[in-house]
RNA sequence: GCGCUUGUAGCCAAGCUGGUAAGGCGGGGGUCUGCAAAACCCCGAGCGUCGGUUCGAAUCCGGCCAAGCGCU
Numbered sequence: 001g002c003g004c005u006u007g008u009a010g011c012c013a014a015g016c017u018g019g020u021a022a023g024g025c026g027g028g029g030g031u032c033u034g035c036a037a038a039a040c041c042c043c044g045a046g047c048g049u050c051g052g053u054u055c056g057a058a059u060c061c062g063g064c065c066a067a068g069c070g071c072u
Stems, first nucleotide, its partner, number of pairs: 001071007010025003019055001027043005048064005
């Protein structure tokens, strides 16, 4: 330098056939209890970044940034 893959809550991770973001761990609040634990209920992200397309973008297209792998 070139190619490929990945980037989504504090952490892991689904969604990638465009229609408004599952789940687990952790955290906070509540119920229960003599106090706790356990159990159950509730709460939290707008998707690396900047543009484009579209009525509508995490999802499609382009640039850039970061990480990993390969080639030279």

A computed fold for a 72-nucleotide RNA from a Candidatus Niyogiibacteriota bacterium, annotated as transfer RNA. The RNAcentral record of the sequence draws on ENA. Its Rfam family is "tRNA". It is annotated as a transfer RNA. The source organism's lineage runs through Bacteria, Bacteria candidate phyla and Candidatus Niyogiibacteriota. Its mean pLDDT, the model's own confidence on a scale to 100, is 81.